This is a predicted structure of a 350-nucleotide part of an RNA (small-subunit ribosomal RNA, central domain) from an uncultured bacterium. The RNAcentral record of the full RNA draws on ENA and SILVA. Its mean pLDDT, the model's own confidence on a scale to 100, is 88.
[in-house]
Context: one part of a larger RNA
RNA sequence: CUGGGUGUAAAGGGCGCGCAGGCGGUCCUGGAAGUCAGAUGUGAAAGAUCAAGGCUUAACUUUGACAGGUCAUCUGAAACUUUGGGGCUUGAGUAUCAGAGGGGAAAGUGGAAUUCCUAGUGGAGCGGUAAAAUGCACAGAGAUUAGGAGGAACACCGGUGGCGAAGGCGACUUUCUGGCUGACAACUGACGCUGAGGCGCGAAAGCGUGGGGAGCAAACAGGAUUAGAUACCCUGGUAGUCCACGCCGUAAACGAUGAUUACUGGGUGUAGGGAGUAUCGACUCUCUCUGUGCCGAAGCAAACGCGAUAAGUAAUCCACCUGGGGAGUACGGCCGCAAGGCUAAAACUC
Numbered sequence: 001c002u003g004g005g006u007g008u009a010a011a012g013g014g015c016g017c018g019c020a021g022g023c024g025g026u027c028c029u030g031g032a033a034g035u036c037a038g039a040u041g042u043g044a045a046a047g048a049u050c051a052a053g054g055c056u057u058a059a060c061u062u063u064g065a066c067a068g069g070u071c072a073u074c075u076g077a078a079a080c081u082u083u084g085g086g087g088c089u090u091g092a093g094u095a096u097c098a099g100a101g102g103g104g105a106a107a108g109u110g111g112a113a114u115u116c117c118u119a120g121u122g123g124a125g126c127g128g129u130a131a132a133a134u135g136c137a138c139a140g141a142g143a144u145u146a147g148g149a150g151g152a153a154c155a156c157c158g159g160u161g162g163c164g165a166a167g168g169c170g171a172c173u174u175u176c177u178g179g180c181u182g183a184c185a186a187c188u189g190a191c192g193c194u195g196a197g198g199c200g201c202g203a204a205a206g207c208g209u210g211g212g213g214a215g216c217a218a219a220c221a222g223g224a225u226u227a228g229a230u231a232c233c234c235u236g237g238u239a240g241u242c243c244a245c246g247c248c249g250u251a252a253a254c255g256a257u258g259a260u261u262a263c264u265g266g267g268u269g270u271a272g273g274g275a276g277u278a279u280c281g282a283c284u285c286u287c288u289c290u291g292u293g294c295c296g297a298a299g300c301a302a303a304c305g306c307g308a309u310a311a312g313u314a315a316u317c318c319a320c321c322u323g324g325g326g327a328g329u330a331c332g333g334c335c336g337c338a339a340g341g342c343u344a345a346a347a348c349u350c
Stems, first nucleotide, its partner, number of pairs: 003322004007304002012318001014201004021194003025088007033081002035077007042069001049065006091191001092188003096183004103177007110154001115149007125136002162169002206247006215241002220236004258317006266295011299306002323350003332343004
C1' cells in the first nucleotide's frame, strides 16, 4: 500500500457555513467521452508458451507457430455512466394558515437573601470545631427593630420537560432578531447530499485596557492536626469571579457513537401539533407527524450492550487508526501580547 476498522480495545474533526472536488430522483429524445463489437495498421530481435530439429542426453541452441496493448485509425451498437435538448413531481425550496419554546441581542424593572453603614433596644459573650485555637466583642459585639448603600445570583414553578449546530440557555416587561413543528398542496421544478482547503462560532481558566467589587475564593497569612503537614479542618484574605471592548481557541468540548438518505416486529411514558370519534362543552377513545425517555423481536456485538434517536441492513461524502514507551515531545513552519496553540518526527528501548 492493500485489507480491516473507529461506543468501551488504536481511531469521529468541539460545532457550523461553504469554494473546489466526489456522489446524485423520474420520463422522452439527440450526441457518443467512458463502455462494448468488428476491421486495418503496428506491437523489433532476444526472452516466455507450443510443435519439430541439432550437439550421445540435458542445460544450451536453431526453425516455425501462437500469444502479448490503458496503442493508433476507421466503421458500428446505445443498456448503463456521461453530455445537449425537452418534460415530470415524489427529493429540495417557497407561499398560506395555525402552534410551542430558559434560542440570540439590547434597554428597563422586581422581590428574597448575604455583607456593610446609621440609629434604637439590650448587656457579655459571639464565632468556629470531632475537640480547640487564631478571629470579633464593655471604645458595647452577637441578638433584635427601623432606615439606607452596593454587588451578584434569580428559591418555588422545575420535569431522563423545552430551545439551540455545538459551546450553552432559567425572575419579570418591552424592542429587535434566528431557527423549528403541524395542516394544506397553491408556486418553482432536482435548485440536492457531503465537503479537503477557507471563513465563522466556541465552557472554564488565562491575557490587555478601562470600570466594578456584596458573597465566594487560587496565591498568601495565622490557628489547629501531625513524626512532619508547604494538605485535608478553622479564622482571615488578594487576583479572579461581574460589566464594556479586544485577544486566547482549548476541555472526560462525551451519546467517549461524523453528516445525509432509504429500509427493517412490537410495548409503554412524556412534550408540541393535526385528523376522526364523542359531547351542549371540557374530558374520553382511535389514527397520525415531529421531538425526547424506557423495555424489548429479528439482527449485530469479544462481551458489556445497541436495538426505527441502531452499535441492524445498505448507499454517498468527509475525518481518523495501524504495537507500548520515547511523545502529542524535539526541530522547522504558521498563529498568539504572553501563557501557549496547531501541524508533527527520529534515534533509542521493550